[in-house]
About this RNA: A computed fold for a 72-nucleotide RNA from Ophiostoma sp., annotated as transfer RNA. Rfam family: tRNA. Rfam classes the family as a transfer RNA. The organism belongs to Ophiostoma, within Eukaryota.
RNA sequence: GGGGGAUUAGCUCAACGGUAGAGUUGCUGUUUUACACACAGAAGGUUAGGCGUUCGAAUCGCUUAUCCCCCA
Numbered sequence: 001g002g003g004g005g006a007u008u009a010g011c012u013c014a015a016c017g018g019u020a021g022a023g024u025u026g027c028u029g030u031u032u033u034a035c036a037c038a039c040a041g042a043a044g045g046u047u048a049g050g051c052g053u054u055c056g057a058a059u060c061g062c063u064u065a066u067c068c069c070c071c072a
Stems, first nucleotide, its partner, number of pairs: 001071007010024004018055001027041004048064005
């Protein structure tokens, strides 16, 4: 230099172009002498950034950034 892949909750990951979810961590409550376990509840998201396409974008296109792989 060329090609491909990844980026979503604190963490690990889902999600036919049509309400962004799960597990886990943390928080609160119940339980316990207390802790842990268990159970219940609530919270936690500018979907890496920008622009575009569309009635509607995490999803499609362009571009930028970071990381990984392959080729030279």